Molecule: transfer RNA
Organism: bacterium
RNA sequence: GCCGGGAUAGCUCAGCGGUAGAGCGACGGUUUCGUAAACCGUAGGUCGAGGGUUCGAAUCCCUCUCCCGGCU
Numbered sequence: 001g002c003c004g005g006g007a008u009a010g011c012u013c014a015g016c017g018g019u020a021g022a023g024c025g026a027c028g029g030u031u032u033c034g035u036a037a038a039c040c041g042u043a044g045g046u047c048g049a050g051g052g053u054u055c056g057a058a059u060c061c062c063u064c065u066c067c068c069g070g071c072u
Stems, first nucleotide, its partner, number of pairs: 001071007010024004018055001026042005048064005
């Protein structure tokens, strides 16, 4: 330099045009003499950045940044 994959909640990851979810974690509650576990609930996200297409973009297109792998 070229090619491919990835960037979404605190962490690990889904979601591939129609108003963003799960598990774990956090917080509150029930239970217990108390803790843990279990069960119920709540909060938490400008979807890496900028632009474009579209009635509508996490999703499609372009550029850039960072991480991983391959080729030379």